Bacterial small signal recognition particle RNA from an Acidimicrobiales bacterium, 99 nucleotides, folded computationally.
RNA sequence: GGUCGGGUCCUGUGCGACCAGGGCUCGUGAACCGAGUCAGGGCCGGAAGGCAGCAGCUCUCAGCGGAACCCCUGGUGCGCCGCAGAUCGCCUGGCCGUC
Numbered sequence: 001g002g003u004c005g006g007g008u009c010c011u012g013u014g015c016g017a018c019c020a021g022g023g024c025u026c027g028u029g030a031a032c033c034g035a036g037u038c039a040g041g042g043c044c045g046g047a048a049g050g051c052a053g054c055a056g057c058u059c060u061c062a063g064c065g066g067a068a069c070c071c072c073u074g075g076u077g078c079g080c081c082g083c084a085g086a087u088c089g090c091c092u093g094g095c096c097g098u099c
């Protein structure tokens, strides 16, 4: 000096782990300004019946709080001596040649 290889550096990418957010799920959740059902009482009616509707109860919007698993999105000086590309920049090993 040439050649072959390994490591590192850069980019992209696959899988996993971790973190964050969201979804799912549970609980709570509207004095009135959500819905349903509306005891009592009220109103209309000669009556039959009807009307509105407080409390209560049920379901829930927003919000608040909470596990694990799963799904979605993003991230990483993490791992898989994963995969691909770029550069031949650095380190290193083998072989060959030359001085």
Stems, first nucleotide, its partner, number of pairs: 001096008010085004014080003017076007025066004034059004042051003
Rfam family: Bacterial small signal recognition particle RNA. By type it is a non-coding RNA gene. NCBI's taxonomy places the organism under Bacteria, Bacillati, Actinomycetota, Acidimicrobiia, Acidimicrobiales.